[in-house]
Context: one part of a larger RNA
């Protein structure tokens, strides 16, 4: 020397669960493959390399060494690593008790509001803009009162509050069920960590079949604005949003920050659970787990990150490699399509 690197530059798979494989806690006692020492044999010559010597030197050339870092084999060491025994509780995990939570899926009420009909009061205007207009009204609208109908969202509570791997999850009640915290003992005994392929979940929007359809509204139609206006504003509106089953599989699926364990200063606010303290109640104090801010070393190209780390180390996967052609083409593979996913070159700068 024997790569660098991934929060904004090129680059962290949208999330999981998990199979190979890689790694993997403490201890005991044997092997001896790895590993480590010795010795045999081999490692052809010539070349590089050292001393010498031969042409007057040198290049060149003779000669000995010494290399020749590999291989095989025989013999030793046993600390680590690896196999096998056997044992440990601290990783991992089960049992019990406690209480939070929009975790999920299933069925049932609810009350506001908003459009529709119906009826009763009333008359002339409602609407809607910058300003109008197109609509809608004397077939009685708007505006109000009583009734009824449907379908979609749950005001306030609501909080850098919670929950969940991630998309995501907000109205109340039941009913089934998944994690995750804390206590405080007993149990199992490394059963762990990651994870190529593999399988699953995955917002919207799409799309197939059946339903529903108040408002909302691409597309559309009209009014306006305008030099035009295929727009921004207004009148309307259909698919679509819903709901069931099945299919798409994508996104600034963003902390643009992959997943584990350790370690390294504080300070301050909040969710959840424990102890202490205390008039037994607020308060302070302290642990354990989240979630936010501010900060030291430290890191960083700079913003900034800084025990929720972008710090200090390992350990597994994923990914980059100058811009454009390009997330294209061409094949393969998945879809009903629409597309997805895998992915170049020629050219050029």
């Nucleotide at each position: 020397c024997u790569g660098g690197g991934c929060g904004u530059a090129a680059a962290g798979a949208g999330c999981g669960c998990g199979u190979a494989g890689g790694u993997g806690g403490c201890u005991u006692u044997a092997c001896a493959a790895g590993u480590c020492g010795g010795g045999u044999g081999u490692g052809a010559a010539a070349u590089a390399c050292u001393u010498c010597u031969g042409c007057u030197c040198a290049a060149c050339a003779g000669a000995a060494g010494a290399a020749u870092u590999g291989c095989a084999u025989c013999u030793g060491a046993a600390a680590c690593u690896g196999u096998a025994u056997g044992g440990c509780u601290u990783g991992a995990g089960u049992a019990c008790g406690a209480g939070a939570g929009a975790g999920g899926g299933a069925a049932g009420u609810g009350g506001a509001a908003u459009u529709c009909c119906c009826g009763g009061u009333g008359u002339a205007g409602c609407g809607g803009u910058g300003a109008a207009a197109u609509g809608c009204g004397u077939a009685g609208a708007u505006a109000u009162c009583g009734g009824g109908a449907a379908g979609a969202a749950c005001a306030c509570c609501a909080g850098u509050g919670g929950c969940g791997a991630a998309g995501g999850c907000g109205a109340c009640u039941u009913c089934c069920u998944g994690g995750a915290u804390c206590g405080a003992u007993a149990c199992u005994g490394a059963c762990a960590c990651u994870g190529a392929g593999g399988c699953g979940c995955g917002a919207a929007a799409g799309c197939g079949u059946g339903g529903g359809g108040a408002g909302c509204a691409a597309a559309c139609a009209g009014g306006a604005u305008u030099a035009g206006a295929u727009a921004c504003c207004c009148u309307g509106g259909u698919a679509g949003u819903c709901c069931a089953c099945g299919c798409u599989g994508u996104a600034a699926a963003c902390g643009a920050u992959g997943g584990g364990c350790a370690c390294u200063a504080g300070g301050u606010g909040u969710g959840g659970a424990g102890g202490g303290u205390g008039u037994u109640a607020a308060u302070c104090c302290c642990u354990c787990u989240g979630u936010g801010c501010c900060g030291a070393a430290g890191c960083u190209a700079a913003c900034g990150c800084a025990u929720u780390a972008a710090g200090u180390g390992c350990c597994c996967c994923g990914c980059c490699u100058g811009g454009g052609g390009a997330g294209u083409a061409c094949g393969g593979c998945c879809g009903c399509a629409a597309g997805g996913c895998u992915a170049a070159a020629a050219c050029u700068c």